This is a predicted structure of a 473-nucleotide part of an RNA (small-subunit ribosomal RNA, 5' domain) from a metagenome. The RNAcentral record of the full RNA draws on SILVA. The coordinates come from a structure-prediction model, not an experiment, and the mean pLDDT is 86. Its Rfam family is "Bacterial small subunit ribosomal RNA".
Context: one part of a larger RNA
RNA sequence: GGAUGAACGCUGGCGGUAUGCCUAACACAUGCAAGUCGAACGGUGUCUUCGGACACAGUGGCGGACGGGUGAGUAACGCGUGAGAAUCUGCCUCUAGGUUGGGGACAACAGUUGGAAACGACUGCUAAUACCCGAUGUGCCGUAAGGUAAAAGAUUUAUUGCCUGGAGAGGAGCUCGCGUCUGAUUAGCUGGUUGGUGGGGUAAAAGCCUACCAAGGCAGCGAUCAGUAGCUGGUCUGAGAGGAUGAGCAGCCACACUGGGACUGAGACACGGCCCAGACUCCUACGGGAGGCAGCAGUGGGGAAUUUUCCGCAAUGGGCGAAAGCCUGACGGAGCAAUACCGCGUGAGGGAGGAAGGCCUUUGGUUGUAAACCUCUUUUCUCAGGGAAGAAGAACUGACGGUACCUGAGGAAUAAGCAUCGGCUAACUCCGUGCCAGCAGCCGCGGUAAUACGGAGGAUGCAAGCGUUAUCC
Numbered sequence: 001g002g003a004u005g006a007a008c009g010c011u012g013g014c015g016g017u018a019u020g021c022c023u024a025a026c027a028c029a030u031g032c033a034a035g036u037c038g039a040a041c042g043g044u045g046u047c048u049u050c051g052g053a054c055a056c057a058g059u060g061g062c063g064g065a066c067g068g069g070u071g072a073g074u075a076a077c078g079c080g081u082g083a084g085a086a087u088c089u090g091c092c093u094c095u096a097g098g099u100u101g102g103g104g105a106c107a108a109c110a111g112u113u114g115g116a117a118a119c120g121a122c123u124g125c126u127a128a129u130a131c132c133c134g135a136u137g138u139g140c141c142g143u144a145a146g147g148u149a150a151a152a153g154a155u156u157u158a159u160u161g162c163c164u165g166g167a168g169a170g171g172a173g174c175u176c177g178c179g180u181c182u183g184a185u186u187a188g189c190u191g192g193u194u195g196g197u198g199g200g201g202u203a204a205a206a207g208c209c210u211a212c213c214a215a216g217g218c219a220g221c222g223a224u225c226a227g228u229a230g231c232u233g234g235u236c237u238g239a240g241a242g243g244a245u246g247a248g249c250a251g252c253c254a255c256a257c258u259g260g261g262a263c264u265g266a267g268a269c270a271c272g273g274c275c276c277a278g279a280c281u282c283c284u285a286c287g288g289g290a291g292g293c294a295g296c297a298g299u300g301g302g303g304a305a306u307u308u309u310c311c312g313c314a315a316u317g318g319g320c321g322a323a324a325g326c327c328u329g330a331c332g333g334a335g336c337a338a339u340a341c342c343g344c345g346u347g348a349g350g351g352a353g354g355a356a357g358g359c360c361u362u363u364g365g366u367u368g369u370a371a372a373c374c375u376c377u378u379u380u381c382u383c384a385g386g387g388a389a390g391a392a393g394a395a396c397u398g399a400c401g402g403u404a405c406c407u408g409a410g411g412a413a414u415a416a417g418c419a420u421c422g423g424c425u426a427a428c429u430c431c432g433u434g435c436c437a438g439c440a441g442c443c444g445c446g447g448u449a450a451u452a453c454g455g456a457g458g459a460u461g462c463a464a465g466c467g468u469u470a471u472c473c
Base pairs, nucleotide, nucleotide: 001473002472003471004470006469007468008467009466010465013344014343015342016341017340018339019337020336021302026300027299028298030297031296032295035062036061037060040059041058043056044055045054046053047052069255070254071253078180079179080178081177082176083175084174087172088171089170092168093167094166095165096164097163098162099161100134101133102132103131109124110123111122112121113120114119139148140147141146153160154159155158181227182226183225188218189217190216193215194214195213196212197211198210199209200208230252231251232250233249234245235244236243237242257278258277259276260275261274280291281290282289283288308334310333311332312331316330317328318327319326320325347376348375349374350373357367358366359365360364381410382409383408384407385406386405390400417462418461419460420459421458422443423442424441428457429456430455431454432453438445439444
């Protein structure tokens, strides 16, 4: 000098665009953040012009594995990059074929009943795109014979579903080469350990698991251990090489009160699912139950320090639905904060009797064209009138918002501070103080004329900021 998610002190006019718990992955009151489908199904209720319409708990389907948050853990095939083979893939696209015959239940509901509640128990009835059995076969297994193994309809006339193959797209799992912090005051580490065979297991290769056999495997090119840390594109700095860093945005990973586990499913070992254990909080009739903000707001606490318990689904995107539509704290916006960057303004021209006042000196100098005063302008400001684009999609549909913007009126009106002035380093005098009070980045100032302390006048620098502190280059 540059930089910052900054903080502190003094000061503060406006706009645009960004950013905003870096600390306690500390604990959380309250509200909202994931639903949807009646064109899968049986019902119930309300209305009824008796045609039907609407709403809903339940069964069923799809979605709750996305989106959003955080960085605790992790030195690892976690990430980056390049390669690979032994895999899976709901929805979507293309393509080939099929969609046949039967059956028995369980919710809802009714009745009885347990419990303070959470939530149940028993008996009976019932539907389906829920469940089961048979048939069929381009599939799969097998050398073959043969074996195995599917389906579901709905609204009403045009669709959409369902089942089984093949291909694609996108997604996911796995393996390997190389790269990826510090410490040797950590030198040896390892028993499923390294390899083989049989078996098991997975979507899939594999000590992934197991039995037996062999005795291997890693390490001074740093194993093991310990410490620290999410990684990257990037960001800051630098002429570069490099150094530092990983806030915001984007990709990947990991986590969801702590630890463990599986279920369902195309996909999870699942943030707002389940089970067990633990800590904590809450309810209780003491028998037993409920909860998880590292989602958006917000609260307490910690801290130098970080915002509203706001508006809207109008746009973009997502889920469900044939659609209308519903849901969406994703997102779009508004609010707060000079937190940062960029832009604008606080007036312009004239005006010497160089006014008064201040300060220094004593014929004077300076503040200073500065002011007064005259002329002008209206960016800003206030008021009034008009008023969007963003809407795709003919019409209707805008949270932002009567916002941006435009026009008119008024009046210089509403708007300047902060630091410094011994040298480095641009800018000097007076008064006070008297090694005191104090200053200070370094050198150093202050003990009676201090350009270095404090005040004043003046000056210099930057400017809605200016200084200080912290950190990096």